Molecule: transfer RNA
Organism: Actinomycetota bacterium
RNA sequence: GGGGCCAUAGCUCAGUUGGAAGAGCGCUACCUCGGCAUGGUAGAGGUCGCGGGUUCGAGCCCCGCUGGCUCCA
Numbered sequence: 001g002g003g004g005c006c007a008u009a010g011c012u013c014a015g016u017u018g019g020a021a022g023a024g025c026g027c028u029a030c031c032u033c034g035g036c037a038u039g040g041u042a043g044a045g046g047u048c049g050c051g052g053g054u055u056c057g058a059g060c061c062c063c064g065c066u067g068g069c070u071c072c073a
Base pairs, nucleotide, nucleotide: 001072002071003070004069005068006067007066010025011024012023013022019056027043028042029041030040031039049065050064051063052062053061
């Protein structure tokens, strides 16, 4: 220098053929318990890496950039 894959909640990750952003763990409050743990209920937490484009509509499609892994030279 060139090719491929990845980037979504604090962490690990889903998200189907473009049509309401989710799960588990963690966190907060309450219930349960003499107390803790376990268990139960509710809740908070997201510019979907960044910038553009296409579209009535983008996490998803297209282009560029950044970072990580990997292969070739």